């Protein structure tokens, strides 16, 4: 120095002016003073969860996820670190990575055949018919019928292993040797996914599960408008639906009381538990105010330790958004960064992203202008 | 906050077990007519929002994402 991998960082700085919003002090009050006040994604709502409620939610089934191994974490579809496979010359990077010899199902066009059956074209024997050449045995050559056979052509994304050889009429795993794969078994190495060697076996049993399915392992719903609390205000208001009894009472409207065939509730079915005016419809009256939940939590930072890592265990340190139609802002000045252009140690003129809390957390994905900083690969040069 | 749903020619909209993207109105040409509308005969019209993936092959399947629309509370 060119070209490139991986990872971390920042996300303008000061100072005035005026303006928001919360807190705390002073003030009888208007107000007035200090402090504080958005993000790496705050987003998108695509995954976990924590809280709160709903009759603590049972069992099967369906109905969503999940999908190499091992670990981490409160949990995850997220991370680590490891197999395998693909891509790069390399740092590295990416994979929805279970099962297709459990079943059903797909495969346009092309091309004999698209998946267990194979031929109309090729090649090879039979037979009948004809021609031809020959004295004849026969040899060729054209049809027809019937037949081996897939080696070689050729189609296709994809064609029933591959190359060589022995057979064969002609061919073929028919058969031999190696090679590639597929089972099973037997050592070996690792926690294991998987890797090595070897041995046997049929001789090849293809693709697609982001088709249906089958396996594995999970999953009760709802969600801060959850949910509590206090205030205020109206009509615990009318109408209809809504099971069955041998009693009692009764102002004759009904009320008490029992039961699970039909009904309602366990957020789809079944079972199974439960419930008696259970519950459902319509129509009407009121509020739409306050506190709380609401910011200290699976918090961040440093040291030592454990560990390859993710992460952890101890010890110290540090802490301040909480609004409720929603605050966090606008102008100016100086400096710094980028860019252009000048008369060039300087003027001058431009830009500076993406966004934006709304219960709270941990991922992931997706948007970011202009930078910085570590590490590493590959090529060139020079010493 | 939950939850669901459309986006295919200018306009409406069809487009299933994945295999050449269509129809109706519009538009152009040409015929017909002294001219126009009607008619009749052709035509031409696509980033199936958008990136990616699976598959030989994607409007269709499956992921991100972008705009709109609906329903609950």
């Nucleotide at each position: 120095a060119g070209a490139g991998u991986g990872g971390g960082c920042c996300a303008g700085g000061c100072g005035a002016u005026c303006g928001c919003g919360a807190g705390c002090u002073c003030g009888u009050a208007a107000g007035a003073g200090c402090u504080c006040g958005a993000g790496g994604a705050a987003a998108g709502u695509c995954c976990g969860a924590a809280c709160u409620c709903c009759g603590c939610a049972g069992a099967g089934c369906a109905c969503g996820a999940u999908g190499c191994u091992g670990g981490g974490c409160a949990a995850c579809a997220c991370c680590c670190a490891g197999g395998c496979g693909a891509g790069g010359c390399a740092a590295c990077u990416c994979g929805a990575c279970g099962g297709a010899a459990a079943g059903u199902g797909c495969a346009a066009c092309a091309g004999a055949a698209a998946a267990c059956c194979a031929g109309u074209a090729g090649c090879c024997g039979u037979g009948g018919c004809g021609g031809a050449a020959g004295c004849a045995a026969u040899u060729u050559c054209g049809u027809c019928a019937g037949g081996g056979u897939c080696a070689c052509a050729g189609u296709g994304a994809a064609a029933c292993g591959g190359c060589g050889g022995u057979g064969u009429a002609a061919g073929a795993g028919a058969c031999c040797a190696c090679c590639a794969g597929c089972a099973g078994c037997u050592c070996a190495g690792g926690u294991g996914a998987c890797u090595g060697a070897g041995c046997u076996g049929g001789c090849u049993c293809g693709g697609c599960a982001a088709a249906c399915c089958c396996c594995u392992u999970c999953g009760g719903g709802a969600g801060c408008a959850a949910g509590a609390u206090c205030a205020a205000g109206c009509a615990a208001g009318a109408g209809g639906c809504g099971g069955g009894g041998a009693u009692g009472g009764u102002u004759c409207g009904c009320c008490a009381c029992c039961c699970a065939a039909a009904g309602g509730g366990c957020u789809g079915c079944u079972c199974g538990c439960u419930c008696a005016a259970a519950g459902c419809c319509u129509c009407g009256g009121g509020u739409a105010g306050a506190u709380c939940g609401c910011u200290a939590g699976a918090g961040a930072c440093a040291g030592c330790g454990a560990g390859u890592g993710a992460u952890u265990g101890c010890u110290g340190u540090c802490g301040u958004a909480g609004a409720g139609a929603g605050a966090u802002g606008a102008u100016c000045g100086c400096c710094a960064c980028c860019c252009u252009g000048c008369u060039c140690g300087g003027c001058a003129g431009g830009g500076a992203a993406c966004a934006g809390a709304a219960u709270u957390c941990g991922g992931c994905u997706u948007a970011u202008c202009g930078g910085c900083c570590c590490a590493c690969u590959c090529g060139c040069a020079g010493a | 906050g939950c939850g669901g749903g459309u986006g295919u020619a200018g306009c409406u909209c069809a487009g299933u077990u994945g295999g050449c993207a269509g129809a109706g109105c519009g538009u152009c040409u040409g015929c017909u007519u002294c001219c126009c509308a009607a008619g009749c005969a052709g035509a031409a019209u696509g980033u199936c929002a958008u990136g990616g993936g699976u598959u030989c092959g994607a409007a269709u399947c499956c992921c991100a994402c972008c705009a709109c629309c609906c329903g609950c509370u």
This is a predicted complex of two RNAs, RNase P RNA and transfer RNA, with 456 nucleotides together. Model confidence (mean pLDDT): 77 of 100. Rfam match: Bacterial RNase P class A. It is annotated as a ribozyme. Rfam's curators write: Ribonuclease P (RNase P) is a ubiquitous endoribonuclease, found in archaea, bacteria and eukarya as well as chloroplasts and mitochondria.